[in-house]
RNA sequence: AUCGAAAGAAGAGGUUGCCAAAUUCAUAAGUAACAACUCAAAGAUGAUAAAGCAUCUAUGAAGAGUUGUGAAAGGGGAGUUGGCCGAAAUUUGAUGGUGCUUUUUCACCUUUGGGUUGGGCCCUGGUUUAACAAGUCAGGGACUGUCGUAAUGUUUGUAGAACAUUACGGGGCGCUAUCUACGAU
Numbered sequence: 001a002u003c004g005a006a007a008g009a010a011g012a013g014g015u016u017g018c019c020a021a022a023u024u025c026a027u028a029a030g031u032a033a034c035a036a037c038u039c040a041a042a043g044a045u046g047a048u049a050a051a052g053c054a055u056c057u058a059u060g061a062a063g064a065g066u067u068g069u070g071a072a073a074g075g076g077g078a079g080u081u082g083g084c085c086g087a088a089a090u091u092u093g094a095u096g097g098u099g100c101u102u103u104u105u106c107a108c109c110u111u112u113g114g115g116u117u118g119g120g121c122c123c124u125g126g127u128u129u130a131a132c133a134a135g136u137c138a139g140g141g142a143c144u145g146u147c148g149u150a151a152u153g154u155u156u157g158u159a160g161a162a163c164a165u166u167a168c169g170g171g172g173c174g175c176u177a178u179c180u181a182c183g184a185u
Base pairs, nucleotide, nucleotide: 001185002184003183004182008178010176011175014085017084018083019082020081021080023078024077025076033069034068035067036066037065038064039063043056044055045054046053047105049103050102051101052100088117089116090115091114092113093112094111096109097108098107099106118144119143121141122140123139124138125137126136127135146170147169148168149167150166151165152164153163154162155161156160
């Protein structure tokens, strides 16, 4: 000097990249709830089932109807701000906690182990939900970015290299550029 290269740190994919916060709009919904009246008749509530406990109830529980008043949360659209590029999402197992107490099931939250996914979009089926929205699981489709291989073409005096197109394939612990312990020549 060249090649390889742990670790470190810097970047790219998309104009719907990912996530969060507040604002706003619609939906949820003329629903829940409350009040009055009528029927009605002894149970009802506290996630599910049993037992217990507590509260309400003939001064009328639950249920049904009429009239009146009439929400909200979660999720979604739009733009704004901020943080970022395993961004993040999801699945499965475990621990602890909350839901009146115990057990069963379920839901939510914290911590942690393993798995999957390059990215967004569309379609089908399941699941969740008020929903035909959104999410999620499985399968399929085209698109896009990146790397490898091959072919063709362009630039270059030639080779090489770079770029473009096409085809096939891989996967984010990846890819690009930089730097470097170390190794080889």

Source information
This is a predicted structure of a 185-nucleotide RNA (Lysine riboswitch aptamer) from Pediococcus damnosus. Model confidence (mean pLDDT): 79 of 100. The sequence was found by an Rfam model in a public genome assembly.